[in-house]
RNA sequence: GCGGUCAUAAUAUAGUGGCAGUAUGUCAGCCUUCCAAGCUGAAGACGCGGGUUCAAAUCCCGCUGACCGCA
Numbered sequence: 001g002c003g004g005u006c007a008u009a010a011u012a013u014a015g016u017g018g019c020a021g022u023a024u025g026u027c028a029g030c031c032u033u034c035c036a037a038g039c040u041g042a043a044g045a046c047g048c049g050g051g052u053u054c055a056a057a058u059c060c061c062g063c064u065g066a067c068c069g070c071a
Base pairs, nucleotide, nucleotide: 001070002069003068004067005066006065007064010024011023012022013021018054026042027041028040029039030038047063048062049061050060051059
């Protein structure tokens, strides 16, 4: 330099055009003499910039970053 894959919450991950979900973790409450466990609830995310579309996490382009391969 060229090509490919990937980027979603603190962490791990699902979601192939229409409400962003799950688990762990965090916080609050319940329970318990206390802790742990358990139960209920809450907060918390689509890397950045454009395009297509009535509508984009999803499709297209560029950038950034990570990984792999070729030279």